[in-house]
RNA sequence: AGUUUGAUCCUGGCUCAGAACGAACGCUGGCGGCAGGCCUUACACAUGCAAGUCGAACGAGAAACCACCUUCGGGUGGCAGAAAGUGGCAGACAGGUGAGUAACGCGUGGGAACUUACCCUAAGGUGAGGAAUAACUCGUGGAAACGCGGGCUAAUACCUCAUAAUUCGGGCAACCGACAAAGAUUUAUCGCCUUAGGAUAGGCCCGCGUUGGAUUAGUUUGUUGGUGAGGUAAAAGCUCACCAAGACUACGAUCCAUAGCUGGUUUGAGAGGAUGAUCAGCCACACUGGGACUGAGACACGGCCCAGACUCCUACGGGAGGCAGCAGUGGGGAAUAUUGCGCAAUGGGCGAAAGCCUGACGCAGCCAUGCCGCGUGAGUGAAGAAGGCUUUAGGGUUGUAAAACUCUUUCAUCGGUGAAGAUAAUGACGGUAGCCGAAGAAGAAGCUCCGGCCAACUCCGUGCCAGCAGCCGCGGUAAGACGGAGGGGGCAGGCGUUGUUCGGAAUUACUGGGCGUAAAGCGCGCGUAGGCGGAUAGGUUAGUUGGAGGUGAAAUCCCAGAGCUCAACUUUGGAACUGCCUUCAAUACUGCCUGUCUAGAGAGCGAAAGGGGUGAGCGGAAUUUCCAGUGUAGAGGUGGAAUUCGUAGAUAUUGGAAAGAACACCAGAGGCGAAGGCGGCUCACUGGGUCCCUUCUGACGCUGAGGCGCGAAAGUGUGGGGAGCGAACAGGAUUAGAUACCCUGGUAGUCCACACUGUAAACGAUGAGCACUAGCUGUCGGGCUUCGGCUCGGUGGCGCAGCUAACGCGUUAAGUGCCCCGCCUGGGGAGUACGGCCGCAAGGCUAAAACUCAAAGGAAUUGACGGGGGCCCGCGCAAGCGGUGGAGCAUGUGGUUUAAUUCGAGGCAACGCGAAGAACCUUACCAGCUCUUGACAUCCUGGUCGCGGAGAAUGGAGACAUUCACCUUCAGUUCGGCUGGACCAGUGACAGGUGCUGCAUGGCUGUCGUCAGCUCGUGUCGUGAGAUGUUGGGUUAAGUCCCGCAACGAGCGCAACCCUCGCCCUUAAUUGCCAGCAGGUUAAGCUGGGUACUUUAGGGGAACUGCCGUCGACAAGGCGGAGGAAGGUGGGGAUGACGUCAAGUCCUCAUGGCCCUUAUGGGCUGGGCUACACACGUGCUACAAUGGUGGUGACAGUGGGUUGCAAGCGCGCAAGCGUGAGCCAAUCUCUAAAAACCAUCUCAGUCCGGAUUGUACUCUGCAACUCUGAGUGCAUGAAGUUGGAAUCGCUAGUAAUCGCGGAUCAGCACGCCGCGGUGAAUACGUUCUCGGGCCUUGUACACACCGCCCGUCAAACCAUGGGAGUUGGUUCUACCCGAAGAUAGUGAGCUAACCUUUUAGGAGG
Repeated sequence: AGUUUGAUCCUGGCUCAGAACGAACGCUGGCGGCAGGCCUUACACAUGCAAGUCGAACGAGAAACCACCUUCGGGUGGCAGAAAGUGGCAGACAGGUGAGUAACGCGUGGGAACUUACCCUAAGGUGAGGAAUAACUCGUGGAAACGCGGGCUAAUACCUCAUAAUUCGGGCAACCGACAAAGAUUUAUCGCCUUAGGAUAGGCCCGCGUUGGAUUAGUUUGUUGGUGAGGUAAAAGCUCACCAAGACUACGAUCCAUAGCUGGUUUGAGAGGAUGAUCAGCCACACUGGGACUGAGACACGGCCCAGACUCCUACGGGAGGCAGCAGUGGGGAAUAUUGCGCAAUGGGCGAAAGCCUGACGCAGCCAUGCCGCGUGAGUGAAGAAGGCUUUAGGGUUGUAAAACUCUUUCAUCGGUGAAGAUAAUGACGGUAGCCGAAGAAGAAGCUCCGGCCAACUCCGUGCCAGCAGCCGCGGUAAGACGGAGGGGGCAGGCGUUGUUCGGAAUUACUGGGCGUAAAGCGCGCGUAGGCGGAUAGGUUAGUUGGAGGUGAAAUCCCAGAGCUCAACUUUGGAACUGCCUUCAAUACUGCCUGUCUAGAGAGCGAAAGGGGUGAGCGGAAUUUCCAGUGUAGAGGUGGAAUUCGUAGAUAUUGGAAAGAACACCAGAGGCGAAGGCGGCUCACUGGGUCCCUUCUGACGCUGAGGCGCGAAAGUGUGGGGAGCGAACAGGAUUAGAUACCCUGGUAGUCCACACUGUAAACGAUGAGCACUAGCUGUCGGGCUUCGGCUCGGUGGCGCAGCUAACGCGUUAAGUGCCCCGCCUGGGGAGUACGGCCGCAAGGCUAAAACUCAAAGGAAUUGACGGGGGCCCGCGCAAGCGGUGGAGCAUGUGGUUUAAUUCGAGGCAACGCGAAGAACCUUACCAGCUCUUGACAUCCUGGUCGCGGAGAAUGGAGACAUUCACCUUCAGUUCGGCUGGACCAGUGACAGGUGCUGCAUGGCUGUCGUCAGCUCGUGUCGUGAGAUGUUGGGUUAAGUCCCGCAACGAGCGCAACCCUCGCCCUUAAUUGCCAGCAGGUUAAGCUGGGUACUUUAGGGGAACUGCCGUCGACAAGGCGGAGGAAGGUGGGGAUGACGUCAAGUCCUCAUGGCCCUUAUGGGCUGGGCUACACACGUGCUACAAUGGUGGUGACAGUGGGUUGCAAGCGCGCAAGCGUGAGCCAAUCUCUAAAAACCAUCUCAGUCCGGAUUGUACUCUGCAACUCUGAGUGCAUGAAGUUGGAAUCGCUAGUAAUCGCGGAUCAGCACGCCGCGGUGAAUACGUUCUCGGGCCUUGUACACACCGCCCGUCAAACCAUGGGAGUUGGUUCUACCCGAAGAUAGUGAGCUAACCUUUUAGGAGG
């Protein structure tokens, strides 16, 4: 920094950016320097090498050489010295590995009881003898390894004697006793022995430090100590005998797991964390286990013995071996190199030395494994080339990049020369480093990323596919997140990925966190260890502080230099190593010791309060039961009932009796108690607290791990008790069910005694103590009081500072400090499993992991929601009127069917909707036929100007094709087919698409809703989301207005302004009208005329709670009244805020993207959209008498009309036909209005109803078959008798009812849009249903209740527990067998040195 939310703050986890690496993997790879290189199987190893050396310790002595001799075979001597042997030293170092080890193993600092070959210093000594043995030779065994026997021989090998103290043993001492040696060579040394000291190296002991686990709490018998002895180089239970019973442990013994330790390395600001490769110090190990020998040193990597496993050889009888040395092989593994050169240097062993040996080491080889350096060119170069990519088509970008021109040569290449490393000789590296010269830009760049974190963006492909992903998350047709490309960012001989560590993470918090609600205070107390602790004086100096000394290996890190051209690297000096030890000093604080004090704590005198506890006794009311009386049919119970009780007498009522449990009123936010908890009264015993006095003690205190005790309810055991209540259970109800809620019963239990259990939302979700920090107000107990109050101790409310994420807390702190204890570290798994402890059981306490998620959570905010609350509104309910739902038909939809039944619309807000009108057309659908620059637009080329029109014929279903004859003959002009225009043919750019996406869009529309809301600026409040304003009191149809108010203003909505209807005035007057005048016919405003009226259509007026009364707050406003045509918005319309529904429409139109292009485009014929078991919506007509039929015949208004409306007349029963005046309309016409009124019918499937069907016709049209389009006459006469559940409309000129007109249109209207006629009923009211508004409340919802979410079950899979068992490993205890070896004892046989008294014996072996 990202990530929980609609948003916010907090808590909290997860994740990322950094650095590092003995790394690995992927892609790529020019050079050099310096480093590094089996982290895994301490797995197994072929082969070679890694420890030898000394002839100046010794004998013998091959080959070669020399000399002499020779029987020429050879022999002898000399020199020389191979291989082997005796002997000496080395082999215990160097090199490897990290299995074991939690330890005096390591680190650090000390200590005393020791050893130390070779080396140094010093002193002394080095005399006399002896006996063997290997080699060798002879013989012999064996496959071999390897022996065996006889014989010869030397020594610095071995033995004896002598000498001997400064050594050793004894002893106080004197003194006594014991012990040594080796020579070589030739003259100078090297050796040898003893002693002392040193140096070096090592052994031992101690303080401190050194991983995790208590789900490991007790361990130990040589154990702990002593005495004595043994043993060791040396202290010591190291070992043994005896004695004692100790020793270790909560400051973590023992056990288990893990691990070599350190200097250092890495990270980090530091503190800290992680780590222990390379280099250096120590330790341990050497196939596994055991053991000793030799030696100065080992219990020995390249020695020995035994056992075991494994491998190899074998003649089967026996033998051999140990790479965790250097190379190398196999195996394991993600993974780690050459069977190289040299002893030239450094170092080591031996040697007097030359020298030999040295896989230590010095070098080289392999590997980008890491760090560091260099290069892959430099300058100029715009026509901003070509190409690529992209584009809004202009351009942009790649990009000075390239090309081109002018230069340079580091590295690499070739040639020449050629070091230092050596201090005289000796150089593996190496003809290397370096230097000189030559050629030529020549041979040398990749990897990763580009949604946010995180620097860097577009196009194409893909279409929840393929894929990506560290976290959040991308991908479902416009993906900056997948894949490719272009471009860009980053790093660069590398770049990414993976793994690991630290960091960020204050996310274990010492530095530096928390616990009211986020995880977290033990249910409460007493108290042990421990931690902490009042005032004052003295002492001490342990802690503490300062000085000095020792040590803190080197290397590393840091600083200043130096050397490789620089750097890495190497190196010099310094600093540092924060530690430990010793010593000196200081004495404030802490500790310790001693003394004193009274403020903490405790005790004493006095006083009062209290449901504090335990035991015993007593009391009344009520319930139930029993007995008796009165009394009669019900009682009881519920929302309503039933189960139940009752005529065998209930309930009710009266009297009496019994029993158990609980204690009304008082009673309070009141009291007491540590908590749990405690309530009738009395008595007894008893705990604690408070106040007053200031008498006593003199720090006696606080907290408290373990431990001990108390601890509601339920539950358990034993024995009582049992009235009421009442789990379980039974029955009755409720219900879809009802293992519940309600009712009737009812067992445990509730009660008592004793014992157990030990848990609760045991809560103030707040551990205990002390101190300090404003107050106001109530209350309980005490004291004082001047009666105002003050004070001590409790208990409540509010509140300042402060704190807190906020809510809130606030002298009773969650404030400010000190001290002690407990607890927390993401959610789930889980307070679960296993183990242990407790319990009679139920169960409790302690308490994980695997696996899984990216959250879980707290507080507050805005919405939405609630079968939450308050207020209010609406034909929302109610009150009414009429319908729908039942019938028939019409129409739309679903479904089904079909070649097609084109498509869209889908709760309200789709369904007489798009469609204001599908026979063809429309038409988008289907079948067939047909065209391909196209039916339509622009451009280009060529041609024509016979362009166009009407007619006919043939083929064809038609589109279309062919032909005939007729009419007609474009404009301008520079006179050129030159220009325009038209047509034909061709070419390709393109046309075309009712094809897809309304979830890419514009526009338009529906809906909430004509609901009263939706916002903004500034200010203020809040950490913030947000709040305030807009809430409140009134009022309104209204966020309408008034008042108040940390708000003040403003905008979009409301209202008004607009249209229309209602009244009046005015102007105008034909086609309208006709009062008065005149004419005229009686038929009429018909005519003159008039414009008064009606009307028409322009302009004005009028209504504003303006006036009065009353209510209200002297408000807004309400109610009533007057006047008025109209009264409180006068009626109606238009007008639709911010937004919601990814609402509807790509098929009105426009439009991005995608798709089709001889077809998804165009044309045509025929068919379909009209299908039909069925279901739904909307209507029409009815079921009849408020009616049907017949008759009479009066009164409207809106509109339409030349491809038209058509009067009148004639014909027809009628639809209609013929003819035709008038009218482009206030003139003519459609035009007849219908309900009304009169007569008749008399309740029936009818004189109701008209479906259906037959038949004959009419009209429109190219054409009425699919498909009657409408209409007419005659005939036929279906269902239907008022419609279940449910549901719709309407509050006045409204509903209902009646007809009329218009759009579309050739024709077709029960639909739609308008018009007028007649003309009601009802509204108590706002409880309920629905919808809406405001305030408030709860919320785990925010896709917002059509939300969220729980559990069982089914299938599959993952991890874990249990599981009859089975198996492996480790450890312990008891016991058995037991190798090598050591020690002791014994001892057959054998035996050179020495001794003796010598055929032999002894000592010794």

About this RNA:
This is a predicted structure of a 1405-nucleotide RNA (small-subunit ribosomal RNA) from an uncultured Alphaproteobacteria bacterium. Its mean pLDDT, the model's own confidence on a scale to 100, is 84. Rfam family: Bacterial small subunit ribosomal RNA.